[in-house]
Predicted 3D model of a 361-nucleotide RNA (Bacterial RNase P class A) from a Chitinophagaceae bacterium.
It is recorded under the gene name rnpB.
The RNAcentral record of the sequence draws on ENA.
The coordinates come from a structure-prediction model, not an experiment, and the mean pLDDT is 75.
RNA sequence: ACUACCAACCGAGCUAUCGAUCUUAUGGUAACAUAGGGUAGGAAAGUCCGGACAGCAAAGGACAAUGCACCGGUUAAGCGCCGGGUCCCAAUUGAAAGAGCGGGAACAGAAAGUGCCACAGAAAAUAACUGUCCUGGUUCUACGAACCGGGAUGAGGGUGAAAACGUAGGGUAAGAGCCUACGUCCCGGCAUGGUAACAUGCCGGGAGGGUAAACCUUGCAUGCUGUAAUGCCACGUAUACCAGCGCCUGAGGGCUGUUCGCCCGAUGCUGGAGGGUAGGCAGCAAGAUCCCUGCAGUAAUGCAGGGGCCAGAUAAAUGAUAGUUUAGAAACAAAAUCCGGCUUAUGAGUUGGUAGUUAUU
Numbered sequence: 001a002c003u004a005c006c007a008a009c010c011g012a013g014c015u016a017u018c019g020a021u022c023u024u025a026u027g028g029u030a031a032c033a034u035a036g037g038g039u040a041g042g043a044a045a046g047u048c049c050g051g052a053c054a055g056c057a058a059a060g061g062a063c064a065a066u067g068c069a070c071c072g073g074u075u076a077a078g079c080g081c082c083g084g085g086u087c088c089c090a091a092u093u094g095a096a097a098g099a100g101c102g103g104g105a106a107c108a109g110a111a112a113g114u115g116c117c118a119c120a121g122a123a124a125a126u127a128a129c130u131g132u133c134c135u136g137g138u139u140c141u142a143c144g145a146a147c148c149g150g151g152a153u154g155a156g157g158g159u160g161a162a163a164a165c166g167u168a169g170g171g172u173a174a175g176a177g178c179c180u181a182c183g184u185c186c187c188g189g190c191a192u193g194g195u196a197a198c199a200u201g202c203c204g205g206g207a208g209g210g211u212a213a214a215c216c217u218u219g220c221a222u223g224c225u226g227u228a229a230u231g232c233c234a235c236g237u238a239u240a241c242c243a244g245c246g247c248c249u250g251a252g253g254g255c256u257g258u259u260c261g262c263c264c265g266a267u268g269c270u271g272g273a274g275g276g277u278a279g280g281c282a283g284c285a286a287g288a289u290c291c292c293u294g295c296a297g298u299a300a301u302g303c304a305g306g307g308g309c310c311a312g313a314u315a316a317a318u319g320a321u322a323g324u325u326u327a328g329a330a331a332c333a334a335a336a337u338c339c340g341g342c343u344u345a346u347g348a349g350u351u352g353g354u355a356g357u358u359a360u361u
Base pairs, nucleotide, nucleotide: 001357002356003355004354005353006352007351008350009349012325013324014323015322016321017320018319020039021038022037023036024035025034026033027032041332045343046342048341049340050339051338052337053226054225055224056223060260061259062258063257065222066221067220068219069218070084071083072082073081074080085107086105087104088103089102092099093098108217109216113215114214115211116210117209129157130156131153132152133151134150135149136148137147138146139145140144165183166182167181168180169179170178184207185206186205187204188203189202190201191200192199193198230282231281232280233279241272242271243270244269245268252264253263254262255261289308290307291306292305293304294303295302296301
């Protein structure tokens, strides 16, 4: 210097013409006109988490269901974020032991029970294919061998991702945690350090494949529905007609999936054939708000002071054309109740980091 990846910033500027929408002022009965001002994002996206807000019986019990699962902090809240612990991988270093940049973890329980474990293999969890040992019978070329049986054995071989703890010794017919020592792991207790997870050490008892993003068990949490929520104003109408059910001995409905229980309920409920409406206001834009500075904290974050006002439509505006500049027709993509996160998409450039290549010293 170039290339790739990661993180942060940025997400085009100007001029002219023609529009759209919101808003302010003026004029107008009004439609509207004129003038001024505002007008998409870092993700507005996916709708994956968490809240605000609203309604439902101020939302009951049990069961079911769903979610979460090391500790502490942070926050309105969280499966987010920050810090820490444990385990795993691991650049590099080292003879090795070890140290360890950096990265990852759905990180309670497999010692409650059930299930499952491709291929290969005798067997994937009540292990005898081969081998080893004991033993009965038959035959023979007879201190033994071969064949047909009975038993013992998980040490050796082979298969596999995984084979019934590892090493050493004892023990045995041959063997085996069968026994012993050391090691691994689990449970209980104690001591020390730490807010805690946990670490280190000691004592006692015990265990032997894996799998819980398999069922399950344990602990904790969760009422349901979403702004087309919801509150209100205006206009109109058929509480009529037909059929069925029901009218307090209750049809039907509401309260979470079931059930118990509770509540509403006669101008009722279901169906048919019809009549009417098709507007407006609030919610809804000043907020867990944005920018700057200072302070506290390792950090996430919080507090204080100063300054700013930043889309608001309802079939839905936020644009189109031309020229010019950067850098070449500038990527991904466009609000719909609002916030905090997460995830995914994203052009060019700048800055920082990591890795590689080439050249020079």